The RNA shown here (c-di-GMP-I riboswitch aptamer) has 83 nucleotides and comes from Pelotomaculum sp. PtaU1.Bin035. Model confidence (mean pLDDT): 85 of 100.
RNA sequence: UGCAAGAAAGGGAAAACCCAUCGAAAGGUGGGGGCUCAAAGCUACGGGUCUAAAGCAAUAGCUAUGACAGCCGGGCUGCCGUG
Numbered sequence: 001u002g003c004a005a006g007a008a009a010g011g012g013a014a015a016a017c018c019c020a021u022c023g024a025a026a027g028g029u030g031g032g033g034g035c036u037c038a039a040a041g042c043u044a045c046g047g048g049u050c051u052a053a054a055g056c057a058a059u060a061g062c063u064a065u066g067a068c069a070g071c072c073g074g075g076c077u078g079c080c081g082u083g
Base pairs, nucleotide, nucleotide: 012037013036017032018031019030020029021028022027035070041076042075043074045073046072047071048068049067050066055062056061
């Protein structure tokens, strides 16, 4: 360089939005839906972001003990794989 042969996997999760429900809210849960994701699996450890019930302040606001893992990093775990 040419020819011939030849795998595994062929699945998983589920954005916005809609319905129901919990919550003060952020947001969560269930059903539908499918934007995307090779860790978009788990984890609140660090940073960051969101909300502000209660509390404080009383012009306006401040604040997490609340939330976000599909914001980033970290930790743990997992799937296919010719070479």